[in-house]
């Protein structure tokens, strides 16, 4: 000075007007009301508010239990209300490094594939060669044996290597490599070195499968109040050995009528609804997620859906893009601008 890598914060600003809408104060008005109108204070969309993917909290089924299908996770220990999240390990693997990534149990329960080419892809085997023997002798043709060499292929009876053989072949041996064993060392995953076996010839489970664990359903248009309306009107069906109860099936237990089709009437108001597994700020514990204490703070509540318009001005000249019951994650977008660690090239000293 250059490429890079984790991590974090910001997301035009200020001023002036004139609008919209929560809260509280206080004034006036009346049909006295959950009113209606002005005045003053004060607050008013995100880091992702999106995606609806996961996990809750909080409502009602419901008074509460088993199982069977069914579904979710899937290396090991923490953290959390809880999670398919996060945090630290371990393994495998990308990079020269920092760093990143894994849908990471099990192939010695079993059952599917692995096209094509190729002798042969699982009951695995001889295309070409190689050695032997016979025949023959131009060239070969027949029988045995072989899988070291070549050829195909992603992948073809474990790799080098030395012996040894009529030619080879773990056929023996060395040393990897696989598989078992017990010992060190860690909570464990897993790792070491040592001992044994000549060794059960790949892959694939994000294929069925098997084996741990976990799992009630529905949902703020859950639900409660209050008001208002008539056609409490016809009709069918099961009927206690029946119905019916918030996923589907069976027991169980609870009710005592339940269910379908037609056809009419009303359908406005509040509340849920914002003080929370809440935020900062220190101080301690812990390798971290994160937890304990102390202090401080109040930070949208709309309902056809509130925060815009118009002016001026700065400069880094403006991205993605609007809450709707509430939280913790995850994914996905993102113009410019700010920090801070920490690898790597290259030149100076």
């Nucleotide at each position: 000075a250059g490429a890079g890598u984790c991590g974090a914060c910001u997301g035009a600003g200020c001023a002036g007007u004139c609008g919209c809408u929560g809260u509280u104060u206080u004034a006036u008005c009346c049909u006295u009301g959950u009113g209606a109108u002005g005045a003053a204070a004060u607050g008013g969309a995100g880091g992702a508010a999106a995606g609806u993917c996961c996990g809750g909290g909080c409502u009602c089924c419901a008074c509460u239990g088993g199982g069977c299908a069914g579904g979710g996770u899937g290396c090991c220990a923490g953290g959390u209300a809880a999670c398919g999240c996060c945090u630290g390990g371990g393994a495998g693997g990308u990079g020269u490094g920092a760093a990143c990534c894994u849908a990471c149990g099990g192939a010695a329960a079993g059952u599917g594939c692995c096209g094509c080419a190729g002798a042969a892809a699982a009951u695995a085997a001889a295309c070409c060669g190689c050695c032997c023997g016979u025949c023959a002798u131009c060239a070969g043709a027949c029988g045995g044996g072989u899988a070291a060499g070549g050829g195909u292929g992603a992948a073809a009876a474990g790799g080098u290597g030395c012996g040894g053989u009529a030619a080879g072949a773990g056929c023996g041996c060395a040393c990897c490599g696989c598989g078992c064993a017990a010992c060190u060392g860690g909570u464990a995953a897993c790792a070491g070195g040592u001992g044994u076996g000549g060794c059960a010839g790949g892959g694939u489970a994000a294929a069925c499968c098997c084996c741990a664990c976990c799992c009630g359903g529905a949902g703020c248009a859950a639900g409660a109040u209050c008001a208002a309306a008539u056609a409490g009107a016809g009709g069918g069906a099961c009927a206690g050995a029946c119905g019916c109860g918030u996923g589907g099936c069976c027991c169980g237990c609870g009710c005592g009528g339940u269910u379908c089709c037609u056809g009419g009437g009303u359908a406005g108001a509040u509340u849920g609804c914002u003080u929370g597994a809440g935020c900062u700020g220190u101080a301690a514990g812990g390798u971290g997620a994160c937890u304990u204490g102390c202090a401080g703070c109040c930070u949208a509540g709309a309902u056809g859906a509130a925060u815009g318009g118009c002016u001026g001005u700065u400069c880094u000249c403006g991205a993605c893009a609007g809450a709707a019951c509430c939280c913790g994650g995850c994914u996905u977008a993102c113009a410019g601008g700010u920090c801070g660690a920490c690898u790597c090239u290259u030149u100076c000293u």